[in-house]
Context: one part of a larger RNA
RNA sequence: GGCAUAUGGUGGAUGCCUUGGCACGAGUAGGCGAUGAAGGGCGUGGCUAGCUGCGAUAAGCUUCGGGGAGCCGCUAAGCAGGCUUUGAUCCGGAGAUCUCCGAAUGGGGCAACCCGAUCCUGGUAAUUCGGGAUCAUCUCACGCUGAAUUCAUAGGCGUGUGAGGCGAACGGGGGGAAGUGAAACAUCUCAGUACCCCCAGGAAUAGAAAUCAAUAGAGAUUCCCUCAGUAGUGGCGAGCGAAAGGGGAAGAGCCCAAACCGCUGGAAGCAAUUCCAUCGGGGUUGUGGGGCUGCUUUAGGGUGUAGCCCGGGAAGUUACCAAGUCAGGUCAUAACUGAAGGCUCCUGGAAAGGACAACCGAAGAGGGUGAUAGUCCCGUAAGUUAAAUGACUCUGGCCUUCCUGAAGGCAGUUCCCGAGUACCGCGGGACACGGGAAAUCCCGCGGGAAGCCGGGAGGACCAUCUCCCAAGGCUAAAUACUAACUCGUGACCGAUAGUGAACUAGUACCGCGAGGGAAAGGUGAAAAGCACCCCAGUGAGGGGAGUGAAAUAGUACCUGAAACCAUGUGCCU
Repeated sequence: GGCAUAUGGUGGAUGCCUUGGCACGAGUAGGCGAUGAAGGGCGUGGCUAGCUGCGAUAAGCUUCGGGGAGCCGCUAAGCAGGCUUUGAUCCGGAGAUCUCCGAAUGGGGCAACCCGAUCCUGGUAAUUCGGGAUCAUCUCACGCUGAAUUCAUAGGCGUGUGAGGCGAACGGGGGGAAGUGAAACAUCUCAGUACCCCCAGGAAUAGAAAUCAAUAGAGAUUCCCUCAGUAGUGGCGAGCGAAAGGGGAAGAGCCCAAACCGCUGGAAGCAAUUCCAUCGGGGUUGUGGGGCUGCUUUAGGGUGUAGCCCGGGAAGUUACCAAGUCAGGUCAUAACUGAAGGCUCCUGGAAAGGACAACCGAAGAGGGUGAUAGUCCCGUAAGUUAAAUGACUCUGGCCUUCCUGAAGGCAGUUCCCGAGUACCGCGGGACACGGGAAAUCCCGCGGGAAGCCGGGAGGACCAUCUCCCAAGGCUAAAUACUAACUCGUGACCGAUAGUGAACUAGUACCGCGAGGGAAAGGUGAAAAGCACCCCAGUGAGGGGAGUGAAAUAGUACCUGAAACCAUGUGCCU
C1' cells in the first nucleotide's frame, strides 16, 4: 500500500408519515367600485422582528343572537399587568371607526408626498396655527345666461342623474397573423385560430317564419345524439365538410309603426277648415289581416246618451304595461340533542392488541387518544334551531294594472300593412360551397321598384304549383364557464414527487427594467429538552449522573443506504 472483515465518522438515499398540493363531482354564488374598489404604503401590542388581525376608537369599539369557563392570535416561551357566572375569551348577524396612496377625482407629483381656494368653526395681542365640509372630467336632463350677428346658435354658469377602475373562465362584436400541412410553393391549409381592441351578463347570443318541405306534411330559438365523414367542395391536391329528416333536453309567446278617432299646443286663414308636433285610443295579420261605413247575434245594474259610480271578471313584477309593501313558508349565515365497556386477566413504557364474558346500532363514515377503540373524546345516523341580515320563478293579504263594450257574422269601401328599402350592375365578404350553372345572407360605389289585382322563397333563369309576408322591437328554460365559498370523492402525489411555494414563497436572491426565481418538512407519548459533578479558553465539545421504553431518540434530533474518511484484526506485497 492492497484485499477482507468488524466498529465508528461523514452523508442524507430508502422506508414510514402529512399540515400541502392535483383532478373531478354536487350545490351556492356569479360580482366589487365615487357611500372611494381591487391592490398597496405607513402605522397599531406594556415589552414586538416576522406573520395574522385591525386603522389615530388601530390583535380592536357598539349592539343583537349562540355558547358556558376560562381568557388576553401564531412563530413563542417569558416578565409585568389585567378581564371573567353582573357570562369574559370564542362563533355568527348588523352597525360604528376606517390614516395615506391607488379609477384617485381641488391643483401638482419621482404612488403612499407637496401646495391650495371657498364656507363653517376652534384658537392667538396679532400673524402663523388646528378641525370639519366642498371644490376633477365626461354623458344625459332641466334651468339661467349669452358673442361675432337682428333673431338665433356657439360658448358660459348652475342643479340633478349616471359613467370612469378592478376581476379567473365562459359570451357578443370590431380587427387579425405566422411557424405548420400540401413531403418544395403561390390558390388552399393552419384559422377567423393565436393575439389586440370594444361591450355585456350571470349567463351571453339566437328566437316566434318574406322558414323548411315536396303533392305528404311540419310549425320560434338553443343544446345533445344521429343523419355522416354522407351530399358536396377542393392546385378535384393537401384538405374542408353540411342540411333536411329522425330521436331526445327544454318549452311561451308577445309588443310597436301605419290606416282611423280624439285631447292639448302651434302655424296658415276673417271664418269654416287644413297642416304640423307630443300624447291617448285603435291595431299587429298571410285559411291575408286591419281601418272606415252599414246591417246583425250575444252580453250586469244604477241614469235618457256620453261620462261616472257600484258590482263583476282577469292578470301581475322572467318577456307579454308597471312601482311595490307586509305576513307566512323554505333555504343560507352561529349552534343544539345525540345510543352502547368492564377496579377482570396476559404482554407491554403505554392497550385501543390477545383472553374472558357483555352491550348499542336509523349511529360498524372519519379523525384523535402512549400500538390496531362501534360502546374514552370529537363526531356519525336521526332529529331540533335564528334576535339579525340575505336569497327564493313558494303561498296569501294589501296593492297595482287591465277589461266591463267587447267578441263574432254578413255586405260595401279600396284607406293602411315598415323606401333610397327590395332588386340590378361593379367590387368584396359570409354561407361546408375556392366565381362556379351559384341561389341565399351582409357590406362599399352607382342605379333604383311594386305596394295586396301586391311582394319574397323553393340553389342560375322561365312557367306551373307550393310555402311564406322583408325592409321595427322584446322574450324564460334547456346550453357555456368557475376566480370565490361549502360538502364530497380519487386503481392522483407523498417532500428531487405533488402547485414555483407542506416552512417568513412569488419570500430570499438576480436584473436599470420588462422579468427571472430558489433552497428549506419529521426529537419524544409527554420537554420529562440532561439538576449536580469532572475535563476545558468564564470556549466548542466531551465524560459521568439523571429523564425516558429507547439518548447510536440530545434539539447538527425518526429510519440512517452508498460514495468518501478513520480505527482494530486477518491475509498478501

This is a predicted structure of a 573-nucleotide part of an RNA (large-subunit ribosomal RNA, domain I) from Deltaproteobacteria bacterium RIFCSPLOWO2_02_56_12. Its mean pLDDT, the model's own confidence on a scale to 100, is 82. Rfam family: Bacterial large subunit ribosomal RNA. The source organism's lineage runs through Bacteria, delta/epsilon subdivisions and Deltaproteobacteria.